[in-house]
RNA sequence: AAUGACAAAAGCCACACUCAUUGUGAGAUGAGGCCGGAAAGCCACGGUUCUUCAAGGAUGAACAUGGAAGAAAGCCGGGUUGCACGG
Numbered sequence: 001a002a003u004g005a006c007a008a009a010a011g012c013c014a015c016a017c018u019c020a021u022u023g024u025g026a027g028a029u030g031a032g033g034c035c036g037g038a039a040a041g042c043c044a045c046g047g048u049u050c051u052u053c054a055a056g057g058a059u060g061a062a063c064a065u066g067g068a069a070g071a072a073a074g075c076c077g078g079g080u081u082g083c084a085c086g087g
Stems, first nucleotide, its partner, number of pairs: 004085001006087001012037002017032006035074001041080003045077003048072006057063001
């Protein structure tokens, strides 16, 4: 330096849910909350899921695939940065 099975110390984040704000929506932000997390820090590059829109098949409506624009980093992979112990 890398790795992180167990342990120690300082800490960190915040699932669901509730309230407020915001958005057509998925969702986001703040406060409370605390399921869990060694990157549950950051990044939409790849995949996946979700939302909206148009066209088209169809057609009373709904609705598959594909297209465009978005959302999720606590869905997975990838990239990148980082604390402690070096027992």
A computed fold for an 87-nucleotide RNA from a Promethearchaeota archaeon, annotated as c-di-GMP-I riboswitch aptamer. Its Rfam family is "c-di-GMP-I riboswitch aptamer". Rfam describes the family as follows. GEMM was predicted in a large-scale screen for bacterial structured RNA regulatory elements. Its family is annotated with cyclic-di-GMP binding in the Gene Ontology. The sequence was found by an Rfam model in a public genome assembly. Its mean pLDDT, the model's own confidence on a scale to 100, is 78.